[in-house]
Context: one part of a larger RNA
RNA sequence: CCCGCAGCUAGACGGAAAGACCCCGUGAACCUUUACUGUAGGCUGAUAUUGGGCUCGUGUAUUGACUGUGUAGGAUAGGUGGGAGACUUUGAACUCCGGUCGCCAGAUCGGAGGGAGUCAUUGGUGAAAUACCACCCUUUUAAUGCAUAAGUUCUAACGUUGAUUCCCGUGAAACCGGGCAACGGACAGUGUCAGUUGGGCAGUUUGACUGGGGCGGUCUCCUCCUAAAGAGUAACGGAGGAGCCCAAUUGGUACACUCAGCCUGGUUGGCAAUCAGGCAUCGAGCGUAAAGGUAGAAGUGUGCUAAACUGCGAGACUCAUCAGUCGAGCAGGUACGAAAGUAGGGCUUAGUGAUCCGGUGGUCCCGUAUGGAAGGGCCAUCGCUCAACAGAUAAAAGGUACUCCGGGGAUAACAGGCUUAUCGCUCCCGAGCGUCCAUAGCGGCGGAGCGGUUUGGCACCUCGAUGUCGGCUCAUCACAUCCUGGGGGUGGAGAAGCUCCCAAGGGUUUGGCUGUUCGCCAAUGAAAGUGGUACGUGAGCUGGGUUCAGACCGUCGAGAGACAGGUCGGUCCCUAUCUACUGUGGG
Numbered sequence: 001c002c003c004g005c006a007g008c009u010a011g012a013c014g015g016a017a018a019g020a021c022c023c024c025g026u027g028a029a030c031c032u033u034u035a036c037u038g039u040a041g042g043c044u045g046a047u048a049u050u051g052g053g054c055u056c057g058u059g060u061a062u063u064g065a066c067u068g069u070g071u072a073g074g075a076u077a078g079g080u081g082g083g084a085g086a087c088u089u090u091g092a093a094c095u096c097c098g099g100u101c102g103c104c105a106g107a108u109c110g111g112a113g114g115g116a117g118u119c120a121u122u123g124g125u126g127a128a129a130u131a132c133c134a135c136c137c138u139u140u141u142a143a144u145g146c147a148u149a150a151g152u153u154c155u156a157a158c159g160u161u162g163a164u165u166c167c168c169g170u171g172a173a174a175c176c177g178g179g180c181a182a183c184g185g186a187c188a189g190u191g192u193c194a195g196u197u198g199g200g201c202a203g204u205u206u207g208a209c210u211g212g213g214g215c216g217g218u219c220u221c222c223u224c225c226u227a228a229a230g231a232g233u234a235a236c237g238g239a240g241g242a243g244c245c246c247a248a249u250u251g252g253u254a255c256a257c258u259c260a261g262c263c264u265g266g267u268u269g270g271c272a273a274u275c276a277g278g279c280a281u282c283g284a285g286c287g288u289a290a291a292g293g294u295a296g297a298a299g300u301g302u303g304c305u306a307a308a309c310u311g312c313g314a315g316a317c318u319c320a321u322c323a324g325u326c327g328a329g330c331a332g333g334u335a336c337g338a339a340a341g342u343a344g345g346g347c348u349u350a351g352u353g354a355u356c357c358g359g360u361g362g363u364c365c366c367g368u369a370u371g372g373a374a375g376g377g378c379c380a381u382c383g384c385u386c387a388a389c390a391g392a393u394a395a396a397a398g399g400u401a402c403u404c405c406g407g408g409g410a411u412a413a414c415a416g417g418c419u420u421a422u423c424g425c426u427c428c429c430g431a432g433c434g435u436c437c438a439u440a441g442c443g444g445c446g447g448a449g450c451g452g453u454u455u456g457g458c459a460c461c462u463c464g465a466u467g468u469c470g471g472c473u474c475a476u477c478a479c480a481u482c483c484u485g486g487g488g489g490u491g492g493a494g495a496a497g498c499u500c501c502c503a504a505g506g507g508u509u510u511g512g513c514u515g516u517u518c519g520c521c522a523a524u525g526a527a528a529g530u531g532g533u534a535c536g537u538g539a540g541c542u543g544g545g546u547u548c549a550g551a552c553c554g555u556c557g558a559g560a561g562a563c564a565g566g567u568c569g570g571u572c573c574c575u576a577u578c579u580a581c582u583g584u585g586g587g
Base pairs, nucleotide, nucleotide: 001587002586003585004584005583006582007581010579011578012577014574015573022408023407024406025405027404028403029400030399031398032397035204036203037202038201039200041197042196043195044194045193046192047191048190049189051154052153053152054151055150057148058147059146060145061144062143063142064141065140068137078136079135080134081133082132085119086118087117094113095112096111097110098109099108100107101106158184159183160182161181162180166179167178168177169176207219208218209217216236220242221241222240223239224238225237243389244287245346246345251305252304253303254302255301256300257299259283261279262278263277264276265275285294286293288351290349291348292347309332310331311330312329315326316325317324321390334343335342336341357383358382359381360380361379362378363377365376366375415462416460417458418457419456421455423451424450425449426448427447428446432442433441469544470542471541472540474536475533476532477531478530479529482507483506484505485502486501487500488499489498490497509523510522511521512520513519550568551567552566553565554563555562556561
């Protein structure tokens, strides 16, 4: 050096299973509910099957009767028209009894007695006589018709029973059909329609951005910075605003004026009120945030007013589209101004919403053989925190540890990597402490580094799998050394210490509690070191913890369920091909 045999399991990010954790999908399935929309079923009503009486109500129509004091007035005058007589032995005035109404004065009706009169026109009143007739209003009442509510009753629909016990179907039967009888009875039951209820059941929805996801925040528009002197330009970068207001002290026009602040003077009056003089280029004001602009006005005041007009629009800016912005000029009619002219809102930039669907007004349009109409078009206008603001539907929340599928190392948890804020260690400086004395021993504030053991940040390999805490076993390395060794300094008398330098050869314990690492305690010892090794080591072991399915408690939730809250229970596979290592054999 080559080839074996027997072992071991450190590595081949070993094998197995398109990760079950996490995220994503306008994926799925079950489950829940005060998510949405339905629906079986329940309840109620109407109607059909479904018929007859009676009683008591209600409404309406016809007929009859009744009913009506505001005051002046013989007095409980409803209105209008006709009207000079009307009622009465077919029994008036008056008296008695009873009923009804009543704003207690009376009105009206019935019966008995009675026996011939009672009213009107005339005076008062806005209106003249219930003297008489007709039509009406209001209130009440009687009869009849119709409709209807409630109650009660009947039997003939319909239903139930005849197994202690009826008859028949040449029939046995607790069956079926018919008869008969009894009971119930227009109810119940059934059909149809409507309302209500309805996780019992079904179909679905339950947004996106995001230094993983969730929680929080945000989502449209305006102003500034970031923005790198054209425009534009991102972030869960830094600051603020808007979802309007104003019909005239906020628009148009003509004319005129100049502010804030300061100084001086002046009654109450002061730092600051109103007044006078001066200085004052803009520091004021401009409805509303900021920026730009603005004194030769866009600011302030006064007069007159409706251009906050209609039909248009050359040409530009901006721009993926859709949108958005500016605009001279023309026509019509108008406001102000002597006129020239200016005016199609506001100093400018926010104050907003596509399409569909529907409403309203207008219109020379279409209008199904024709004439109309219905309906539609066109013009104007209205209805959306469609605010997730280019708006999926008119209409929608949750749970899953019982879970599933497709994917992702495009994205989290372990480990590694980068970084080193944090952490550990070293050094510099030397304020001060140390009786005196910065540096025996300490060392404010500040600074320079190293390490890669903490907690983090990033999300770079790995989600067609890199097994995760602790223990056991077996270790190996570093030195920033716990002991043992050698030295310097000392605020080292000696001894014991303190501190620093060198040094990794060897060593560095056993128990109690806890799943614990850690920690506390006990007892030894020279010492009971700090770290790295995928927080060494599960194809070496364990499985107590964490982290599936069961269950209990507390808390949260309406619920399904949830909880770095607790508790009991809970399947750990691999016969070694290669490398490495151990032992051994042959050439």
Predicted 3D model of a 587-nucleotide part of an RNA (large-subunit ribosomal RNA, domain V) from Bythopirellula polymerisocia.
Model confidence (mean pLDDT): 82 of 100.
The source organism's lineage runs through Bacteria, Pseudomonadati, Planctomycetia, Pirellulales and Bythopirellula.